[in-house]
RNA sequence: AGGAUUUGAUCCUGGUCCAGGAUGAACGCUGGCGGUGUGGAUAAGGCAUGCAAGUCGAGCGGAACUUACUUUGAAGAAGUUGAGAUUAUAUCAAGGCGACGGAUUUGUAAGUUUAGCGGCGAACGAGUUAGUAACACCUUGGUACGUACCUUGAAGUCGGAGAUAGUCCAUCGAAAGGUGGGGUAAUAUCCGAUGGUAUCGAAAGAUUAAAGUCGCAAGACGCUUCAAGAUCGGCCUAGGUCCGAUCAGCUAGUUGGUAAGGUAACGGCUUACCAAGGCUAUGACCGGUAGGGGAGGUGAGAGCCUGACCCCCAACGACGAGACUGAGACACGGCUCGUACUCCUACGGGAGGCAGCAGUCAAGAACAUUCGACAAUGGGCGAAAGCCUGAUCGAGCGACACCGCGUGCAGGAUGAAGGCCUUCGGGUCGUAAACUGCGGUAGUAAAAUAACAAUGUAAAUGAGUGUUUUACGGAAAGAGGUGGGUAACUACGUGCCAGCACCAGCGGUAAUACGUAGACCUCAAGCGUUAUCCGGAUUUAUUGGGCGUAAAGAGUAUGUAGGGGGCUCGGUGCGUCUCUGGUUAAAUCCCACCGCCUAACGGUGGACAUGCCAGAGAUACGAUCGGGCUAGAGGGAGUUAGAGGUGUGCAGAACGCACGGUGUAGGGGUGAAAUCCGUUGAUAUCGUGCGGAAUACCAAAGGCGAAGGCAGCACACUGGGACUUUCCUGACCCUGAGAUACGAAAGCGUGGGGAGCAAAAAGGAUUAGAUACCCUUGUAGUCCACGCCCUAAACAAUGCCUGUUUGCUGUUUCGAGUAUCGACCCUCGGAGUGGCGGAGCUAACGCGUUAAACAGGCCGCCUGGGAAGUACGGCCGCAAGGCUAAAACUCAAAGGAAUAGACGGGGACUCGCACAAGCGGUGGAUCAUGUGGUUUAAUUCGACUCUAAACGAGGAACCUUACCAGGGCUUGAAAUUCUGAAUGAAAGCUGCCAGAAACGGCGGCCCUCUCUCAAGGACAUUUAGGACAGGUGCUGCACGGUUGUCGUCAGUUCGUGCCGUGAGGCGUUCCCUUAAUUGGGGUAACGAACGCAACCCUUACCUGGUGUUAUUUGUGUCACCAGGAACUGCCCCCGCUCAAGUUCAUAAUUCUAUGAAUUGUGGUUUUGAGCGGGGGAGGAAGGAGAGGAUGACGUCAAAUCAGCGUGGCCCUUUGAUGCCCUGGGCUACACACAUGAUACAAUGGUCGUGACAAUGGGUUGCCAAAUCGUAAGAUGGAGCUAAUCCCACCAAACACGGCCUCAGUUCGGAUUGGGGGCUGCAACUCGCCCCCAUGAAGCCGGAAUCGCUAGUAAUCGCGGAUCAGCUAUGCCGCGGUGAAUACGUUCUCGAGUCCUGUACUCACUGCCCGUCAAGCCAGGGGAGCUGGGAGGAGGUAAAGAUCCACAUUUGUGGGGCUAGCCUCAGCUCGGUGACAUGGGCUAAGUCGUAACAAGGCACGC
Repeated sequence: AGGAUUUGAUCCUGGUCCAGGAUGAACGCUGGCGGUGUGGAUAAGGCAUGCAAGUCGAGCGGAACUUACUUUGAAGAAGUUGAGAUUAUAUCAAGGCGACGGAUUUGUAAGUUUAGCGGCGAACGAGUUAGUAACACCUUGGUACGUACCUUGAAGUCGGAGAUAGUCCAUCGAAAGGUGGGGUAAUAUCCGAUGGUAUCGAAAGAUUAAAGUCGCAAGACGCUUCAAGAUCGGCCUAGGUCCGAUCAGCUAGUUGGUAAGGUAACGGCUUACCAAGGCUAUGACCGGUAGGGGAGGUGAGAGCCUGACCCCCAACGACGAGACUGAGACACGGCUCGUACUCCUACGGGAGGCAGCAGUCAAGAACAUUCGACAAUGGGCGAAAGCCUGAUCGAGCGACACCGCGUGCAGGAUGAAGGCCUUCGGGUCGUAAACUGCGGUAGUAAAAUAACAAUGUAAAUGAGUGUUUUACGGAAAGAGGUGGGUAACUACGUGCCAGCACCAGCGGUAAUACGUAGACCUCAAGCGUUAUCCGGAUUUAUUGGGCGUAAAGAGUAUGUAGGGGGCUCGGUGCGUCUCUGGUUAAAUCCCACCGCCUAACGGUGGACAUGCCAGAGAUACGAUCGGGCUAGAGGGAGUUAGAGGUGUGCAGAACGCACGGUGUAGGGGUGAAAUCCGUUGAUAUCGUGCGGAAUACCAAAGGCGAAGGCAGCACACUGGGACUUUCCUGACCCUGAGAUACGAAAGCGUGGGGAGCAAAAAGGAUUAGAUACCCUUGUAGUCCACGCCCUAAACAAUGCCUGUUUGCUGUUUCGAGUAUCGACCCUCGGAGUGGCGGAGCUAACGCGUUAAACAGGCCGCCUGGGAAGUACGGCCGCAAGGCUAAAACUCAAAGGAAUAGACGGGGACUCGCACAAGCGGUGGAUCAUGUGGUUUAAUUCGACUCUAAACGAGGAACCUUACCAGGGCUUGAAAUUCUGAAUGAAAGCUGCCAGAAACGGCGGCCCUCUCUCAAGGACAUUUAGGACAGGUGCUGCACGGUUGUCGUCAGUUCGUGCCGUGAGGCGUUCCCUUAAUUGGGGUAACGAACGCAACCCUUACCUGGUGUUAUUUGUGUCACCAGGAACUGCCCCCGCUCAAGUUCAUAAUUCUAUGAAUUGUGGUUUUGAGCGGGGGAGGAAGGAGAGGAUGACGUCAAAUCAGCGUGGCCCUUUGAUGCCCUGGGCUACACACAUGAUACAAUGGUCGUGACAAUGGGUUGCCAAAUCGUAAGAUGGAGCUAAUCCCACCAAACACGGCCUCAGUUCGGAUUGGGGGCUGCAACUCGCCCCCAUGAAGCCGGAAUCGCUAGUAAUCGCGGAUCAGCUAUGCCGCGGUGAAUACGUUCUCGAGUCCUGUACUCACUGCCCGUCAAGCCAGGGGAGCUGGGAGGAGGUAAAGAUCCACAUUUGUGGGGCUAGCCUCAGCUCGGUGACAUGGGCUAAGUCGUAACAAGGCACGC
């Protein structure tokens, strides 16, 4: 920074698309690490669970616990006592006392914890963006205000009182939660006192305060009042702040005032009364959308888009309303009420609000953990310790983004294997790998240690993160693309299929565009896709666009608002400019430095912040105020042209009608006709009368008008313009949104009028049809008056005004000068109207002082095509309709100008057996041949307008042969080669058998070289196997080669140069001429090439040479070879062009003017040159002598894969698309076409006699003489490898003579029967010839059509190729006889050159339009049905505050207001909808042919 895409190509206009950057992204494939960020954009949808706001015992009374002291002292219990029991020693034993024990308990003190009262906080922090188009936000300025905690200052802190929670008792309830009674504390509450710098008040005066706690104390923390500060707020103000005018009018507390109330405070903030105001085109009101800003993305900038994270502000907390408390709220984790939803319930009643952090469900393309810690920062409370803190700090998850790092480094060529490609040689992946050496990030384990980091007297305290060392260890590359834009290419598969695609587009058998593989390209832990924004897009254009023809000048004017505005002087200093100050938060962006290893990230400083405000200054320009001027503008005067307008009257021609006269059979109309008129007298003609409309000539490139438009003449009224220059006014001007007026034709309404013309309608034609074009009629209408309509290709497709910028030439009109008797003429100056052109402009065409040039002012309009000037809405209209004016959807174009072609039922010129003039044919008959069709097992294939059809085929009985049926073979009929085996035989030749044959089987003959032999080798054959062969199988639209055709037409190009922005043009056009782009002249062209011509061959004449044959020699009829000759030459005449000269006539210019000179024009004449035509001489031949060969660039995807070659594809292991064989077919036959033959007869037929050629061919051949046969032919074999012999007497037409005498014949010979001949293995399908017999059709051919211009047509025979033979009447040659006609270019066909039109370029067999039919899509209408939104009116009305009344301890009752709810009538925006409707789109539907050429009726409006 541009690029792709409209076209055959070009330039332009214009849209579409791409390359870049970005994202809170999502999706696909893939995924190693770390750092820093970031993460519910949708349902402001619903939420389980946990946590997110508490703290203070140094405010208070209690309660609980611990410790110390104190009080009480249970159970148990050592010991002691002991009723009693026992025979005794001794023991047992009720009961008592009881050290110890410590249950239990009293009080005091200290400490800890704390439900309640009380204080502070809970209005911060955290979240979200629903609402809001507004003082919500941003910038600026202001003040009628408030402000707890904090700071400063001043003063004070005295004395009392009654309650209440907790608590205790009782009681209701499932619960939540209450109710009653008793008693109690305070920094809770109240009363009193005091008081000022407080408040009120003019003053007097009046009113109003407090609380204590801790400490041994000092004192500290509190409390009350006032003042000030700081901070944070409230309110006001100017400017800014999205879209829609298909929203144009809105507003009753509305605008203002007075009074009162209310508030912290101003204020209609509220109420009463008064007035009737207020806002709006600088966009009110209404509707839609939206939190605003700092900033973010992009961009060169101006701009455009966005408002995540971070910061500021606002608003909200399920939805709606309300107040309470408080310094602060109308309060996210407070209260009350209403509504919806959810939950609990004992059914009586209750509870709740994650848009806090996690988490869950739903919806969605889509967004994380029910983590850790208060260590840091900050917040609340507290004197403090401290407690609380989902704020915050951290961790986790996600490639979501940015940044950094890594996936190794060095060596390593047998360029390994393998993959892919291949021209088979090789190339490439590729030093890549293997291999060798070295180093080692993440991680695991262990050890050491810094910082975040300070708090605290000290002790102590870490959620999480880093670095270093050692050992082990060795993970980690993909995605997209590769035809162009756009970096990167091959193979295979597929075959308009499958698919790709951002655009144009790719794919129908050789796809670098689909799919796969290999290779390559780009980026890289990412890469792509999708969505969105900016850019490119100067494609909304301020920077920075346009409007003649591409989209775009309103149909025209007048004029309102607005915008713009002449010269000069002065004032102001509003715009403008300069300087200074304030502000423009921080973060961000930019610059510098610094810190994390680097970077991202962060820190510090600077710069920036284009704006607003304030102050000071300048005064040129703009503005404004005042004064002056006259060049703009206007007025007056004089002169003047005109189809300017309106009205009235008059005129003549034409036309029609009526009447009358003359007159008779037609008229009229057309391409031709008919309908029509006419014997009831038309047309024609004469006369008279009536009627309506339009005004010939003049007339013009003319005139007038704003445009539409205006035309006989006269009169009346009336608008505008031009010229002249004395006068007047003094910027009064220009443009002009809305608005108003006018506005062709058609149309509408009412009333007239109506001759002609003429939509509709009717008839006649034309036509396939003809609702048309043509004709005959004909009604509205056309005309007038009045009223509407308001559109046109209303066009110069060109808005109005002003100024500037070379010219030439017409014309209308005015004036001045000269001139004249007067005019005309001439010169000059204006105004209008034309033509051509310079600079300049323009894409080009073109415009060009009447600009589309150069500038200024204002208005209107445009922004791809279609849908569509349509729908809906609104306004206007009687209607028709007009004005305003979209979207969905759809396409990648639509378009302008110019270029080259092609085409035209466009023009001009020219040519051709193209027509015409002639001659002979075809088309009718029969036959032959080919083709189509049909048939068939097969009728092999190709060729299809000219340019297929007696064509490939110059010769199908077998063969050919490619087709069909059947039978066989499979390395094959033929080729190259390898391996194995066998054999020197086999094969071959020959005989036999089976068979249709091929093939198969069995015999006979034959039986290699090297070498003494063997072995080995060579060669050959067979066999088996493998490479391969083979294919008339497909593709002529993959090709080569060859060919046809336009066309033997005269064209087709190149180099340099010039012109053009370019495609391209010139040259090559023009004039004359030619068969010819043949030649000449002229000329921005000059040269050249391929074609033309010539060179070549044949023929006609001459000369020379040679001499096989001929003939007896000689000779040279003749044959062959070489050369000559003809050309633009010679003579005469005519025409044209050019040049020169002479003379005559005439015109212009200049000058010293009956003239001279110069220049030009015309005529006559002379000379010269060139071209063409006519005639003549000479000559065999005369005007390129005749013929042939020779075929430019190209066209038809023309023909041929079956002549040949050839790419690719296909068939080939046992049913081959190959090969061999037999038989059949290519020869079929209702029919159609093409090319021919023979005829239809007397210019003939037939018989007889008689003449005259040329080209050719011949040894597998031509075949003589002679003989036989009616003949075909046979026998025969001379001669000939050919100027010698033969075909071949070489002919026939012809000539002479005879017959036939106009008939289906003595024409014609088809067909058929019989008999023969020849070729050949073989004539049945399917040959030719001969003889006899038979004797069809046919008597000259409809529409139509072919050939030929001279030795030609016509006619007559002869030869040859192919070939055994022949279906040859074909083809190619040869000679014999031998005409007619051409006025001419109007027409048909074809061709060439130039001009022209074009919407064609696959090029007219083109393009293309509309209805109908089918499918799909979106939209509008629509009886209705249904949903949302905003208001209005009425009713009802909770809580709450307020008012009233009554009670006063809470209270009870009522009033108005309100959320909400109900009802009603409308408005507005959607959804759905039977049905009908138009539109768009969709390879091959129907009907026509509208447009593009004069598109066949010019198109169009």